[in-house]
RNA sequence: CCAGAGGGCCGGGCGGCCGCGGCUCGCGAAAGCGGGGCGAGGAAAGUCCGGGCUCCACGGAACAACGGUGCCGGGUAACGCCCGGCGGUCCCGGCCUCGGCCGGGAUCAGGGACAGUGCCACAGAAAGCAGACCGCCCGCCUUCGGACGGGUAAGGGAGAAAGGGUGCGGCAAGAGCGCACCGCGGUCCUGGCAACAGGGCCGGCAGGGUAAACCCCACCGGGUGCAAGACCGAAUAGGGGCGGCACAUGGGCUGGUUCCGGCUCGUCGCCCGGGUUGGUUGCUUGAGAGGCGGGGCAACUCGUCUCCUAGAGGAAUGGCCGCACAGUCACCGCGUCAUGCGGCGAUGGACAGAACCCGGCUUACAGGCCCUCUGGCGAA
Numbered sequence: 001c002c003a004g005a006g007g008g009c010c011g012g013g014c015g016g017c018c019g020c021g022g023c024u025c026g027c028g029a030a031a032g033c034g035g036g037g038c039g040a041g042g043a044a045a046g047u048c049c050g051g052g053c054u055c056c057a058c059g060g061a062a063c064a065a066c067g068g069u070g071c072c073g074g075g076u077a078a079c080g081c082c083c084g085g086c087g088g089u090c091c092c093g094g095c096c097u098c099g100g101c102c103g104g105g106a107u108c109a110g111g112g113a114c115a116g117u118g119c120c121a122c123a124g125a126a127a128g129c130a131g132a133c134c135g136c137c138c139g140c141c142u143u144c145g146g147a148c149g150g151g152u153a154a155g156g157g158a159g160a161a162a163g164g165g166u167g168c169g170g171c172a173a174g175a176g177c178g179c180a181c182c183g184c185g186g187u188c189c190u191g192g193c194a195a196c197a198g199g200g201c202c203g204g205c206a207g208g209g210u211a212a213a214c215c216c217c218a219c220c221g222g223g224u225g226c227a228a229g230a231c232c233g234a235a236u237a238g239g240g241g242c243g244g245c246a247c248a249u250g251g252g253c254u255g256g257u258u259c260c261g262g263c264u265c266g267u268c269g270c271c272c273g274g275g276u277u278g279g280u281u282g283c284u285u286g287a288g289a290g291g292c293g294g295g296g297c298a299a300c301u302c303g304u305c306u307c308c309u310a311g312a313g314g315a316a317u318g319g320c321c322g323c324a325c326a327g328u329c330a331c332c333g334c335g336u337c338a339u340g341c342g343g344c345g346a347u348g349g350a351c352a353g354a355a356c357c358c359g360g361c362u363u364a365c366a367g368g369c370c371c372u373c374u375g376g377c378g379a380a
Base pairs, nucleotide, nucleotide: 001376002375003374004373005372006371007370008369009368010367013323014322015321016320017319018318020039021038023036024035025034026033027032041351045362046361048360049359050358051357052356053225055223056222066221067220068219069218070217071085072084073083074082075081086110087108088107089106090105091104092103093102094101095100111216112215116214117213118210119209120208133156134155135152136151137150138149139148141146164182165181166180167179168178169177183205184203185202186201187200188199189198190197191196229281230280231279232278239272240271241270242269243268244267245266250265251264252263253262254261255260288307289306290305291304292303293302294301295300325349327347328346329345331343332342333341334340
């Protein structure tokens, strides 16, 4: 100098003109006019988790049902989030007495498989109280090709998985059949808050796997979402009550068609209550942000100082122009072992738009800056 990985931060700048939404000040009777100041994000997104707040339901609590979470410790208002640790699996490097040990990285829905039930496709002889296809060994027969009976899970084949692994002994061949080491189970001791780790003794090895299958255990959870909810309430059209006037030999509906029967009624005034359009509120000062100091490995927390930073409601936060600056491309010149450097011109700045608020997760994102590590090239 170049490339890559991990983490953090920024994510267009300056100026002019014209607009938009709130706030505030001044003028004005009002409509409005003028000045000042403020005006999107790291994800405002998906609406996936956890809360605040709201109303509804139940009003002690628990069980049942349904849903969720699941190694241990810590953080937090809380969480399925974050931090630290433990363990399993895989990869890389080093050491080695070849048994393993140490270091680094990635990843894990990482409780329980002797409570019970289910499932294990295909292949394969056999897939769950195992199993003899090939091979090996023994017996016996033989037409010498092999057949039959028995033993054997060490070897082959098949599979995601075949009832511990390696080695020595042993055996007709084999086999924890015996032994050593490793693994595994039980028990005890030591260390650790714990997950767990290390060691001693006993056991020849039992109980295949699967719980993002049912299930069991422990813990958590009532529902609803600002279009929640609260307040005010015009014209007009309904509803109810009271009072005045009017009346039916009528009108309307209906049982079954006349006869017959049932229900009901107009207008004016006053009062009450609900609703539609609309207005106000909820509404943005909050588990807030930044600086400094203390605690903690960290997540985070405590103290103190400073600051106020959108509140719209079919929904403002925009448009045009100019100037430089990253970046990209083409050309020209120079240069290096390699990467490059300079000039001129063109182009040119991503994903994306608050809607009650907050903490997370996930997803999208041109380009740039910083820190740590790894690799390559070059120089001293």